The RNA shown here (transfer RNA) has 71 nucleotides and comes from an uncultured Bacilli bacterium. The sequence was found in a public genome assembly. Its Rfam family is "tRNA". It is annotated as a transfer RNA. Rfam's curators write: Transfer RNA (tRNA) molecules are approximately 80 nucleotides in length. Their secondary structure includes four short double-helical elements and three loops (D, anti-codon, and T loops). Further hydrogen bonds mediate the characteristic L-shaped molecular structure. tRNAs have two regions of fundamental functional importance: the anti-codon, which is responsible for specific mRNA codon recognition, and the 3' end, to which the tRNAs corresponding amino acid is attached (by aminoacyl-tRNA synthetases). tRNAs cope with the degeneracy of the genetic code in two manners: having more than one tRNA (with a specific anti-codon) for a particular amino acid; and 'wobble' base-pairing, i.e. permitting non-standard base-pairing at the 3rd anti-codon position.
[in-house]
């Protein structure tokens, strides 16, 4: 240089074009003398810029950040 792979929540990781999920931390509020631990409940994310669709986390193209191989 070329080729290829990943990119979603604070953090690990799902998602087969039709409402974006768990798990773990966060904050509240039950219980408890208090503390753990357990129970309820909230906020919180599709790397960026574009195409194609009636719809895009998904399909194309760019791009950018990281890994992989090759030279």
């Nucleotide at each position: 240089g070329c080729a290829u792979g990943u990119g979603u929540a604070g953090u690990u990781c799902a998602g087969u074009g039709g409402u974006a999920g768990a798990a773990u931390g966060u904050g509240g509020g039950c219980u408890u003398c208090c503390c753990a631990a357990g129970c309820c409940u909230a906020a919180g994310a599709u790397g960026c810029g574009g195409g194609u669709c009636c719809g895009a986390u998904u399909c194309c193209c760019g791009u950018c950040a990281c890994g992989u191989g090759c030279u």